[in-house]
Context: one part of a larger RNA
């Protein structure tokens, strides 16, 4: 490279956005580049193929016809692919209209719990655990009760419910901002997909500067367990965990399943709209996008998957190629470091 692959075997890029490319809806006309086709030169010879011939045969040779799938000139066709000019709504997109939600951004509030402080009751235990001790308490704790401060999350609603590209998103109100979803009707006219690199985005842990610290809680201290105990347990407790603004760019970033677009049984559930039917009572039917169980051909190595496909197909882009060596050296590159991104091979089984 060819093939064959990618949910669990080795493989979907952590998500978007888009640049290049790559592929691309209906109708008419033009061109003829890609396509087909006559016709002409070329496409030495040797060598292949086939036929015949000559050495006694063969190997060798000589002839004659083929092939030489290719290129170059020119004439012609035009379905399809390209370009060009017109046009069309179905694809895509906008405005109106009703809808929906923990999408994001600020501010300002709010109650429960915890902790401390500060005052009254009030008397010896309190915390802890298998069982202890460390610890804390007569300088009056633990309990109670009022007052006050502090930080940090947001019980119930709550649901296999929502929203969002993901990463994630949960008290309340308010502003600012973005998203889908229907239902009709206008309007643009393919603007459409997909997307190497490129930009953004991107849990948690770490970094960096200020701030902030209530509750946990790496590190570390001290108890206890044990032969030991650098740990599971208990007492503390610092970083961090919270805010601002800047790095990092990583994950079991998982549906371990790229995006998109058609099409292929069903049946039961939920969440948003619509539309009809009703006895106008929460009921039936239909339908559109969401989520979820179950299942039918099919698909699978099997588990399982099935209109949310892992079915059937067409488009682009990523990925894979035996384990270990190894996501290491090694160069480049990005980082303030910690790292990360790109990545081998000797060698062994």
């Nucleotide at each position: 490279u060819u093939g064959g692959g990618c949910g669990u075997a080795a493989a979907g890029g952590g998500c978007g956005u888009g640049u290049a490319g790559g592929c691309g809806g209906c109708c008419c006309g033009u061109c003829a580049a890609g396509u087909c086709u006559g016709g002409u030169g070329u496409g030495a010879a040797a060598u292949c193929g086939c036929a015949g011939g000559g050495c006694u045969c063969a190997a060798c040779c000589c002839u004659g016809c083929g092939u030489a799938u290719g290129c170059g000139c020119u004439g012609g066709a035009a379905a399809c692919u390209g370009a060009c000019a017109g046009g069309c709504u179905g694809g895509a997109g906008u405005c109106c209209u009703g809808a929906g939600g923990g999408g994001g951004a600020a501010a300002c509030u709010g109650g429960a719990a915890u902790u401390c402080c500060u005052g009254g009751u009030g008397u010896a235990g309190g915390a802890g655990u298998g069982a202890a001790a460390u610890c804390u308490g007569u300088a009056g704790a633990u309990a109670u009760c009022a007052g006050g401060g502090a930080g940090a999350a947001c019980a119930c609603c709550g649901g296999u419910g929502g929203c969002g590209a993901a990463g994630g998103c949960g008290a309340g109100u308010u502003u600012c901002u973005a998203c889908u979803c229907a239902u009709g009707g206008a309007c643009u006219g393919a603007c459409g997909c997909u997307g190497a690199g490129g930009c953004g985005c991107g849990a948690a842990a770490g970094c960096g500067u200020g701030g902030g610290g209530a509750g946990c809680a790496a590190a570390c201290a001290g108890g206890a367990u044990u032969a030991g105990a650098u740990a599971c347990c208990c007492u503390g407790g610092u970083a961090g965990u919270c805010c601002a603004c800047g790095c990092u760019g990583u994950a079991a970033a998982c549906g371990a399943u790229g995006u998109g677009c058609a099409c292929u049984a069903g049946g039961c559930g939920u969440g948003g709209g619509g539309c009809g039917c009703a006895g106008u009572g929460a009921g039936c039917g239909c339908u559109c996008c969401g989520u979820g169980c179950c299942g039918u051909a099919g698909c699978u190595a099997a588990c399982g998957u099935g209109u949310u496909a892992a079915g059937u197909g067409c488009a682009c882009c990523g990925c894979c190629u035996g384990g270990g060596g190894a996501g290491u050296a090694u160069g480049c590159u990005c980082g303030c470091a910690a790292g990360g991104g790109u990545g081998a091979a000797a060698c062994u089984c």

A computed fold for a 349-nucleotide part of an RNA from a metagenome, annotated as small-subunit ribosomal RNA, central domain. Its mean pLDDT, the model's own confidence on a scale to 100, is 90. The full RNA is in RNAcentral, with records from SILVA.